Record summary: Two RNAs folded together computationally: RNase P RNA and transfer RNA, 485 nucleotides in total. It holds a member of the Rfam family "Bacterial RNase P class A". By type it is a ribozyme. Rfam describes the family as follows. Ribonuclease P (RNase P) is a ubiquitous endoribonuclease, found in archaea, bacteria and eukarya as well as chloroplasts and mitochondria. Its mean pLDDT, the model's own confidence on a scale to 100, is 77.

RNA sequence: GGAGCCGCCCGGGCGAACGCGUCGGCCGAGAGGCCGCCGAGGAAAGUCCGGGCACCGCAGGGCAGGGUGCCGGCCAACGGCCGGUCGGGGCGACCCGCAGGAAAGUGCCACAGAGAACAGACCGCCGAACGGCGUCGCGAGACGCGCGUGGCAAGGGUGAAACGGUGCGGUAAGAGCGCACCGCGCCUCCGGUGACGGAGGCGGCACGGCAAACCCCACCCGGUGCAAGAGCGAAUAGGGAGGCGAUCCCGCCGCGAGGCGGGUGAAGGGCGGCCCGCCCCAUGCCUCCGGGUACGGCUCGCUGGAGGCGCGCGGCAACGCGCGUCCUAGAGGAAUGUUCGCCACCGCCGGUCCGCCCGCGCGAGCGGGAGGGGCGGCGGGACAGAAUCCGGCUUACAGGGCGGCUCCGGCA
RNA sequence: GGGGUGCUAGCUCAAGUGGUAGAGCAGCGGCCUUUUAAGCCGUUGGUUCCGGGUUCGAGUCCCGGGCGCCCCA
Numbered sequence: 001g002g003a004g005c006c007g008c009c010c011g012g013g014c015g016a017a018c019g020c021g022u023c024g025g026c027c028g029a030g031a032g033g034c035c036g037c038c039g040a041g042g043a044a045a046g047u048c049c050g051g052g053c054a055c056c057g058c059a060g061g062g063c064a065g066g067g068u069g070c071c072g073g074c075c076a077a078c079g080g081c082c083g084g085u086c087g088g089g090g091c092g093a094c095c096c097g098c099a100g101g102a103a104a105g106u107g108c109c110a111c112a113g114a115g116a117a118c119a120g121a122c123c124g125c126c127g128a129a130c131g132g133c134g135u136c137g138c139g140a141g142a143c144g145c146g147c148g149u150g151g152c153a154a155g156g157g158u159g160a161a162a163c164g165g166u167g168c169g170g171u172a173a174g175a176g177c178g179c180a181c182c183g184c185g186c187c188u189c190c191g192g193u194g195a196c197g198g199a200g201g202c203g204g205c206a207c208g209g210c211a212a213a214c215c216c217c218a219c220c221c222g223g224u225g226c227a228a229g230a231g232c233g234a235a236u237a238g239g240g241a242g243g244c245g246a247u248c249c250c251g252c253c254g255c256g257a258g259g260c261g262g263g264u265g266a267a268g269g270g271c272g273g274c275c276c277g278c279c280c281c282a283u284g285c286c287u288c289c290g291g292g293u294a295c296g297g298c299u300c301g302c303u304g305g306a307g308g309c310g311c312g313c314g315g316c317a318a319c320g321c322g323c324g325u326c327c328u329a330g331a332g333g334a335a336u337g338u339u340c341g342c343c344a345c346c347g348c349c350g351g352u353c354c355g356c357c358c359g360c361g362c363g364a365g366c367g368g369g370a371g372g373g374g375c376g377g378c379g380g381g382a383c384a385g386a387a388u389c390c391g392g393c394u395u396a397c398a399g400g401g402c403g404g405c406u407c408c409g410g411c412a
Numbered sequence: 413g414g415g416g417u418g419c420u421a422g423c424u425c426a427a428g429u430g431g432u433a434g435a436g437c438a439g440c441g442g443c444c445u446u447u448u449a450a451g452c453c454g455u456u457g458g459u460u461c462c463g464g465g466u467u468c469g470a471g472u473c474c475c476g477g478g479c480g481c482c483c484c485a
Base pairs, nucleotide, nucleotide: 001408002407003406004405005404006403007402008401009400010399012343013342014341015340016339017338018337020039021038023036024035025034026033027032041383045394046393048392049391050390051389052388053225054224055223056222060276061275062274063273065221066220067219068218069217070084071083072082073081074080085099086097087096088095089094100216101215105214106213107210108209109208122156123155124152125151126150129149130148131147132145133144134143135142136141164182165181166180167179168178169177183205184203185202186201187200188199189198190197191196229300230299231298232297239289240288241287242286243285244284248263249262250261251260252259253258268280269279270278307326308325309324310323311322312321313320314319345380346379347378348377349376350375352373353372354371356369357368358367359366360365413484414483415482416481417480418479419478422437423436424435425434431468439455440454441453442452443451461477462476463475464474465473
C1' cells in the first nucleotide's frame, strides 16, 4: 500500500421565529386566551418467541394439541445469550449448522438401470463339477470347444445412492475366502461435570438414505389478553305466564293417608377443547311474553423499572454482588413539525498555493496527468415513528467514527 | 390492539402422500367466409410473491421477509 474478518458506537450541534400536544398556574359566565415546564427510537416496526400484570372453574391428574431437541452454564423466563464438543466452509482472521433416535414400527426412494433393500446378472470373466460335441488313443483316459446344466461378481455400464475401501495372498475365475492398514460396530481402560476425545482388544461386516415423512424418546406449556380488568353514576334491575325434582336416612307433626324441616345426592344443569374431578339441585333453572337503557361515559390500571451509567470485586464469558450517581411522553384514534442563520460532515465545480510524475526543448521554459492544503459557490443528510410494560430475535437504514485481528505485496 | 387465511401463464383455477407444472378463456398464425363473428387446426406464453435451507430432486417440507383479503370491542 492492497484485500478482508470481528466487535462496538453515532446517526448532526447551537440560536431565533412560527406552530402542535399533555400537565401546572392565572384570567374569563362560557367559548377560549396568556404564561411556564416537558415532549419518540435504535429499531418505537414485524407481532416471531419469552415473562410481569389482570381475569376465568386457583389451574391438580390424564387425553388431545403445540413447542423445544449435541453438552455445560447464565437468566424472572425463553426458540435468547455465553463457553465448549462434533460436522462443514475458508490459505487465514473467522464463519455456518431445526446437530436426539433409521438394530420399536409404518412409509417413500421418480427416470435410468440386470438389480433400489433379506437385491441382482445386460456386456463380461471361468471351464472346477455333470452332460454334449470334436481330435488323439486298442483301452483307461488326455487335450480342446464354450453348446446345455452351471460357477463368479473382478472389470465395464446405469444412477443421487449398487450391500465396506485400498493392497497383497488365494482361486478355474472370483469372493472378508485369508491377512495388513483404513472405515464401521461392540467391550475394557484412561482424560473430561458432560457432549466427546485418546489407547488397547474383539468381531469378517450384520447395520444404504430420508424423521425440515408419520412416528418414538426426553423436557416444557391451563386459557384469554390492558379492547385484560377494578371502581363510580345506572338496572347482570324489577314484572307476568308456562314447564322441570329419583332413592335412602334422621327429626318433628298427624290415629292414618300424608305434610314440614335437615341431610344424601341419581337423572338433569353449570363448567377450561375433552374426561376424572368440582359446583347447583326450588329464594333455583329453562322457554316465552312484556319492559328498560346512558354512553365506545368518567377515574384507576399507566409508567421508577428483572432501569441506565461509572467504579470495585468474583467469573474465560454471558452474568452476578456491592457502592456511588442519574431519571419528568404517558394520551383521547393519538401531539413531538416547518423555516432561517452560524458551525460541523459528505459530494461536485471554479480559480489559487505546494511538491511529484510523463513528454518536448541545449536552455529559461512549455504542454499534459494524478494528489494534497486552505478559499469561494452550488447541492445533500437515511430508515422510520410511542399507545400496558419489560427481556430477546428478525427485518429496514443516507452517511460517519472507534478498537482488535488475518492474508498478500513492497521497503528498511 | 388481537387473531385467521391466501399468493401458480394476461384472467379464473388445477397439480392424491415431494418425481421435473397443466386446463378453460384471452393472444398469435392458418383454414372456412365477399368480410366479421361463430367453428376447426396448430402454436406462443411461468423467476410457481421474494431470499435462504433440508433432500438425489421443492409449487409442495422448514426458516426469514413482502403484499393482499377476512374476522373480533